Transfer RNA from an Alphaproteobacteria bacterium, 77 nucleotides, folded computationally. Rfam family: tRNA. It is annotated as a transfer RNA. The coordinates come from a structure-prediction model, not an experiment, and the mean pLDDT is 81.

RNA sequence: CGGGGCGUAGCUCAGCCUGGUAGAGCACUGCUUUCGGGAGGCAGGGGUCGCGAGUUCAAAUCCCGCCGCCCCGACCA
Numbered sequence: 001c002g003g004g005g006c007g008u009a010g011c012u013c014a015g016c017c018u019g020g021u022a023g024a025g026c027a028c029u030g031c032u033u034u035c036g037g038g039a040g041g042c043a044g045g046g047g048u049c050g051c052g053a054g055u056u057c058a059a060a061u062c063c064c065g066c067c068g069c070c071c072c073g074a075c076c077a
Base pairs, nucleotide, nucleotide: 001073002072003071004070005069006068007067010026011025012024013023020057028044029043030042031041032040033039050066051065052064054062
């Protein structure tokens, strides 16, 4: 330098193809069961969907550019 993949809650990930209320598990907070721990039950909080621009009534999703990480290749040594 070229090609490909990935980026969504604190963590691991789904959702993207085919645009229409942002989700799951674990974790966290409160209450409760228990003498207590563990565990269970109920309720709850938490998101600029990597960044910017575009299309659209409407973008996590489509288009373009950029950034970061990983893989492959080329080049230099």